[in-house]
RNA sequence: GCCACCUUAGCUCAACUGGCAGAGCACGAUACUUGUAAUAUCGGGGUUAUCAGUUCAAUUCUGAUAGGUGGCU
Numbered sequence: 001g002c003c004a005c006c007u008u009a010g011c012u013c014a015a016c017u018g019g020c021a022g023a024g025c026a027c028g029a030u031a032c033u034u035g036u037a038a039u040a041u042c043g044g045g046g047u048u049a050u051c052a053g054u055u056c057a058a059u060u061c062u063g064a065u066a067g068g069u070g071g072c073u
Base pairs, nucleotide, nucleotide: 001072002071003070004069005068006067007066010025011024012023013022019056027043028042029041030040031039049065050064051063052062053061
């Protein structure tokens, strides 16, 4: 330098053919306990990497940019 793939909650990841953004862990509260842990219930937390485009509607489609992984040279 070229090619492919990836970027969504604090972390690991879903979201099917464009139609209300979710789970587990973590975090907070409450219950339970002599206390802690464990367990149960409830709760908070998102500019879906960034900027544009298409569309009634974009995490999803298109382009550019940034970062990462792998391959080739």

This is a predicted structure of a 73-nucleotide RNA (transfer RNA) from a Pseudomonadota bacterium. The source organism's lineage runs through Bacteria, Pseudomonadati and Pseudomonadota. Rfam family: tRNA. Gene Ontology term of the family: triplet codon-amino acid adaptor activity. The coordinates come from a structure-prediction model, not an experiment, and the mean pLDDT is 81.